[in-house]
Context: one part of a larger RNA
RNA sequence: GCCGGCGAGUUGUCAUAUGUAGCGAGGUUAAGCAGUUAAAAUGCGGAGCCGAAGGGAAACCGAGUUUGAAAAGAGCGAAAAAGUUACAUAUGGCAGACCCGAACCCAGGUGACCUAUCCAUGUCCAGGAUGAAGCGUAGGUAAAACUAUGUGGAGGUCCGAACCCACUAAUGUUGAAAAAUUAGGGGAUGAGGUGUGGAUAGAGGAGAAAUUCCAAUCGAACUUGGAGCUAGCUGGUUCUCUCCGAAAUGGUUUUAGGGCCAGCCUCAAGAUUUAAGUAGUUGGGGUAGAGCACUAGAAUGAUGCGGGGGAAGAGAGUUCCUACCAAAUCAUAUUAAACUCCGAAUACGGCUACGUAUAUCUUGGGAGUGAGACUAUGUGAGCUAAGUUUCAUAGUCAAGAGGGGAAGAGCCCAGAUCAUCAGCUAAGGUUCCCAAGUACUAGUUAAGUGAUAAAGGAGGUGUAGUCACAGAGACAACCAGGAAGUUGGCUUAGAAGCAGCCAUCCUUGAAAGAGUGCGUAAUAGCUCACUGGUCAAGUGAUUAUGCGCCGAAAAUAAAUGGAGCUAAAACUAGUCACCGAAGCUAUGGGAUUACGAGAGUAAUCGGUAGGAGAGCGUUGUGCUGUAGGCAGAAGUAUGACUGUAAGGACAUAUGGACGAGGCACAAGUGAGAAUGUCGGC
Numbered sequence: 001g002c003c004g005g006c007g008a009g010u011u012g013u014c015a016u017a018u019g020u021a022g023c024g025a026g027g028u029u030a031a032g033c034a035g036u037u038a039a040a041a042u043g044c045g046g047a048g049c050c051g052a053a054g055g056g057a058a059a060c061c062g063a064g065u066u067u068g069a070a071a072a073g074a075g076c077g078a079a080a081a082a083g084u085u086a087c088a089u090a091u092g093g094c095a096g097a098c099c100c101g102a103a104c105c106c107a108g109g110u111g112a113c114c115u116a117u118c119c120a121u122g123u124c125c126a127g128g129a130u131g132a133a134g135c136g137u138a139g140g141u142a143a144a145a146c147u148a149u150g151u152g153g154a155g156g157u158c159c160g161a162a163c164c165c166a167c168u169a170a171u172g173u174u175g176a177a178a179a180a181u182u183a184g185g186g187g188a189u190g191a192g193g194u195g196u197g198g199a200u201a202g203a204g205g206a207g208a209a210a211u212u213c214c215a216a217u218c219g220a221a222c223u224u225g226g227a228g229c230u231a232g233c234u235g236g237u238u239c240u241c242u243c244c245g246a247a248a249u250g251g252u253u254u255u256a257g258g259g260c261c262a263g264c265c266u267c268a269a270g271a272u273u274u275a276a277g278u279a280g281u282u283g284g285g286g287u288a289g290a291g292c293a294c295u296a297g298a299a300u301g302a303u304g305c306g307g308g309g310g311a312a313g314a315g316a317g318u319u320c321c322u323a324c325c326a327a328a329u330c331a332u333a334u335u336a337a338a339c340u341c342c343g344a345a346u347a348c349g350g351c352u353a354c355g356u357a358u359a360u361c362u363u364g365g366g367a368g369u370g371a372g373a374c375u376a377u378g379u380g381a382g383c384u385a386a387g388u389u390u391c392a393u394a395g396u397c398a399a400g401a402g403g404g405g406a407a408g409a410g411c412c413c414a415g416a417u418c419a420u421c422a423g424c425u426a427a428g429g430u431u432c433c434c435a436a437g438u439a440c441u442a443g444u445u446a447a448g449u450g451a452u453a454a455a456g457g458a459g460g461u462g463u464a465g466u467c468a469c470a471g472a473g474a475c476a477a478c479c480a481g482g483a484a485g486u487u488g489g490c491u492u493a494g495a496a497g498c499a500g501c502c503a504u505c506c507u508u509g510a511a512a513g514a515g516u517g518c519g520u521a522a523u524a525g526c527u528c529a530c531u532g533g534u535c536a537a538g539u540g541a542u543u544a545u546g547c548g549c550c551g552a553a554a555a556u557a558a559a560u561g562g563a564g565c566u567a568a569a570a571c572u573a574g575u576c577a578c579c580g581a582a583g584c585u586a587u588g589g590g591a592u593u594a595c596g597a598g599a600g601u602a603a604u605c606g607g608u609a610g611g612a613g614a615g616c617g618u619u620g621u622g623c624u625g626u627a628g629g630c631a632g633a634a635g636u637a638u639g640a641c642u643g644u645a646a647g648g649a650c651a652u653a654u655g656g657a658c659g660a661g662g663c664a665c666a667a668g669u670g671a672g673a674a675u676g677u678c679g680g681c
Stems, first nucleotide, its partner, number of pairs: 001681006011095013026050003032044003054061002064076004098236002101233001105226006116200009125190001127159003130155001134151006163187003167184005202218001204214003211220001239615006249262005263369002265366007273357001277354007289342001290340002295336003299332005306325002308322005372397007380389002402413003417589004422585003428579003431563003437576001439575006450565001456550002460547010477534005483507001485505001488502003513528001517526002590605006616670001618667006628658001635654005641648002
């Protein structure tokens, strides 16, 4: 891992509700006794309990009573009358209370054969090296000190086996081993190693101290019990069909992943037009917008309180000036969630009418939910960031399958009762992949734009305007001119059209600036404006707009879904066909609800949590060990039968002795999941 078995809402009691049955202003017995082969049945037993009357704290009174001074008022009652017992079902309380699961806490014991320390008593340490003190001898001294040499054999001394340890590396890592092996390493007469016996015990012991050890277990051992501790937490919870069908919100909570009340779902009984919606009518409002009348802010101008600066004056609360600041007022023109002189559309409330719907309301039984997600719109927070976050309104998902979107919970279309090798459509599509137009009309695009993006940029190209020039010859090109006063004045070393400042006239003329750009040290030189000629028909500027272009960089070819597409298979406007879903229709079947005497008709039948209903099967009990059964029971295997499902028959084979079916009753009553559990492989 697979297969097979086992494996989870039970039982007792009390309460509440519903159903059925008995009796009924009553209902009912409990213990106990009798009874019996046993267990019961049955009989006795009325103690007690519930109900038939309430009010009051109570005494107490009583259809009333309490309060009160009260015959007042007020509160709770009566006057419209049903209970009770048993059984069944549902739910709740108390009990382990659907099952499995802690870490812990407490009590009583068992452990020092591992390990820590201690006590007692034994035992072990090859060999080699070094050579302390002391002592002897010799030298030395006045005597010593001292020196040399010999002897001696000290030491948490040295090297190194046994022995002990565990510093490094590799191997090992489902190991040979739940800590080792291999190669090296450290200590090895010591605070040494080790045997045996003994001591210390969990609120504790021991500890050269590490939360270290106390039997592979240690921030408190193990074991038995309290104990099925508790678990607002995780996981699991076993047959079928039918009807309805949520919530992820408000309030509150030592509350926020849990509760309680309400909301939303379901079932029963009742009310009986009350609902949604539409129309009419009647209301309040201060949002969008707008505005500046208030409040607050911002801009320009006029006037200029006051201040700054300047001048005059010997001084003054003096006079004058001011390209400074500037209150207030006026004019113009504005901004606002916490501004409003104004002010919608919607929405919301009341009333009237229509509205007969699986609508609404009331009472009671049962819930679940109280983590929501995205999309669109209106706001806040944030960066007018987020697949972000907080609200509101709507939709979808959640709990919704089907078609489209290449693929996709939340987008678009559309809500699956079942069947059909029938039809029509929606969104979206119609060259091929791939069902259906290589359809039609008129345009656009040349970028493979389509099939990703901004500021900004550009004689891309289409459309519509406006202005100007033009057969009295425009625009472009070419030929020619482009001059004189004058080197204008100033400045400057110089400044001559062309560093800079000022002025910018006059003359000749077809035309020519006191000069558009290049150039020079300054001149010179080239060029432009402007003019004539050649040529011959449109030219230039600008505005709006359609579709394109650049801007445009990511690491394997990697994406319009791909192939591929250019008067299109792209885009814009339009037209007619067709395809396309579990939508709608057609035909047939089933179920639920309503109506109906019936025949039948109509509507409905997606579904998680959850509510309600109807069934299938297993084991046992009663009728009954009955029908059946060695001419073959149960069980097992196979099969093309049958029922809407759980399921049910039959046949054959196997098997070798039991055993249906029906009607009731009672449960150890249904497995695929629980890191389930036991067995097998």

A computed fold for a 681-nucleotide part of an RNA from a Candidatus Woesearchaeota archaeon, annotated as large-subunit ribosomal RNA, domain II. RNAcentral holds the full RNA, with entries from ENA.